The RNA shown here (SAM riboswitch aptamer (S box leader)) has 120 nucleotides and comes from Dokdonella sp. The prediction has a mean pLDDT of 78. Rfam family: SAM riboswitch aptamer (S box leader). Gene Ontology term of the family: regulation of gene expression.

């Protein structure tokens, strides 16, 4: 880097340094010299892996519940900030069909993205 699986509506700050952009991308809309983003120190949130206990256990398949928070990660503005593609809903047009147009969407699914684990 690619692939597979899982999760993504909750939660979480205080200083120092730096100095102009940042929120992945497009369109929005926000944050930001009242110092954002980034780096460093300390703190915190959470519970994917690991550890422990229980359950299950012929093999294969599937991968449950609880504890812990020392270890490996991750995270600490806004739902992954909204949104993009398809379905859906409402309205209009039209023959009260099909089709087309506009709007809505914390409705559903996918795509894209992020994180973890495994694998190449």
């Nucleotide at each position: 880097u690619g692939c597979u699986c899982a999760u993504c509506a909750a939660g979480a700050c205080c200083g120092g340094c730096u100095g102009a952009g940042g929120g992945a991308c497009a369109g929005g809309c926000c944050c930001u010299u009242u110092g954002a983003c980034g780096c460093c120190g300390g703190g915190g949130c959470a519970a994917c892996c690991a550890g422990c206990g229980c359950a299950a256990c012929g093999c294969a398949u599937u991968c449950g519940c609880g504890c812990c928070a020392c270890g490996g990660u991750g995270c600490c503005a806004a739902c992954u900030c909204c949104c993009g593609c398809g379905g859906g809903g409402a309205c209009g047009u039209g023959a009260c069909c099909a089709g087309c147009g506009u709007c809505c969407a914390g409705c559903c699914g996918a795509g894209a993205g992020a994180u973890g684990a495994g694998u190449c």